[in-house]
RNA sequence: CUGGCUGUAGCUCAGGAGUGAGAGCGCUUGGUCGGGGACCAAGAGGCCGCAGGUGCGAAUCCUGUCAGUCAGA
Numbered sequence: 001c002u003g004g005c006u007g008u009a010g011c012u013c014a015g016g017a018g019u020g021a022g023a024g025c026g027c028u029u030g031g032u033c034g035g036g037g038a039c040c041a042a043g044a045g046g047c048c049g050c051a052g053g054u055g056c057g058a059a060u061c062c063u064g065u066c067a068g069u070c071a072g073a
Base pairs, nucleotide, nucleotide: 001072002071003070004069005068006067007066010025011024012023013022018056027043028042029041030040031039032038033037049065050064051063052062053061
C1' cells in the first nucleotide's frame, strides 16, 4: 500500500430495515436459609465506534473515516 473480518450494557456476545434495543456473567436493593455463600424477586446501566447518504422508517443498506485483527505485496 491492497483486500477481508470485527466494532451493540462494566465483560463475553445475539439481533442484518418495521414500531418497548436484548441474553449470560457482573453491579444495586429486597426476601429466604444458621452462615461463607446459594437461590428467588425487582432494579440501575446503551441512544449500537464516528460523520454523511438512501428511505415513510436505519443498530441493520450505501459512502467516507477511525480503531482492532487476518491475509497478500